[in-house]
RNA sequence: GGGGCUAUAGCUCAGUUGGCUAGAGUACUUGACUGGCAGUCAAGGGGUCGUCGGUUCGAAUCCGUCUAGCUCCA
Repeated sequence: GGGGCUAUAGCUCAGUUGGCUAGAGUACUUGACUGGCAGUCAAGGGGUCGUCGGUUCGAAUCCGUCUAGCUCCA
């Protein structure tokens, strides 16, 4: 220098053919059970879907650019 892959909640990850309020586990908060801890159960908070732009009635999803990480070739 060139090719490929990845980027979604604090962390690990889903997200189907572009269409309902963007989800799960874990973590966190509150409550119940317990003498307390742990644990279980219930409820709750938490999101610039990496950036910018484009296509579209509508974009996490499609296209382009850039950034970061991983990887292959030279």
The RNA shown here (transfer RNA) has 74 nucleotides and comes from a Saprospiraceae bacterium.
The source organism's lineage runs through Bacteria, Pseudomonadati, Bacteroidota, Saprospiria and Saprospiraceae.
The coordinates come from a structure-prediction model, not an experiment, and the mean pLDDT is 81.
It was read from a public genome assembly.
Its Rfam family is "tRNA". The family's RNA type in Rfam is transfer RNA.